Background: This is a predicted structure of a 121-nucleotide RNA (FMN riboswitch aptamer (RFN element)) from a candidate division GN15 bacterium. It was read from a public genome assembly, where an Rfam model found it. The coordinates come from a structure-prediction model, not an experiment, and the mean pLDDT is 82. It matches the Rfam family "FMN riboswitch aptamer (RFN element)". Rfam describes the family as follows. The RFN element is a highly conserved domain that is found frequently in the 5'-untranslated regions of prokaryotic mRNAs that encode for flavin mononucleotide (FMN) biosynthesis and transport proteins. Gene Ontology term of the family: FMN binding.
RNA sequence: AUAAGUCUUCGGGGUGAGGUGAAAUUCCUCAAUCGGCGGUAUAGCCCGCGACCCGGUGAUUCCGGUUGAGUCUGUGAAAUUCAGACGCCGACGGUCAAAGUCCGGAUGGUAGAAGACUAAC
Numbered sequence: 001a002u003a004a005g006u007c008u009u010c011g012g013g014g015u016g017a018g019g020u021g022a023a024a025u026u027c028c029u030c031a032a033u034c035g036g037c038g039g040u041a042u043a044g045c046c047c048g049c050g051a052c053c054c055g056g057u058g059a060u061u062c063c064g065g066u067u068g069a070g071u072c073u074g075u076g077a078a079a080u081u082c083a084g085a086c087g088c089c090g091a092c093g094g095u096c097a098a099a100g101u102c103c104g105g106a107u108g109g110u111a112g113a114a115g116a117c118u119a120a121c
Base pairs, nucleotide, nucleotide: 004118005117006116007115008114009113010112015031016030017029018028019027032101033100034090035089036049037048038047039046044088045087053065054064055063056062070086071085072084073083074082092104093103094102
């Protein structure tokens, strides 16, 4: 340095005011706010993955499927990633009434990140 194995730790953020109403942090108005992981010129909205959900199942493993949203200008060798402008998106269950931001599954799980050790060449 390379490949393999074992183990440890880490591993999701965010709302106020007013209005209507019997009832809303869910609707309406105004103003906010948040963004998992890998790749790539630095990315919620480019590509891929995970989560959630659906099916195969008795099954939380495994396999398969589904899965939201961006344009313009500028700089540059290179940016749908930077700067400027204006936009857009957000699982499932619950709830005196419809939720990205409340409560819950979840003191959970995962993509993955960091590190330690083992033996061989």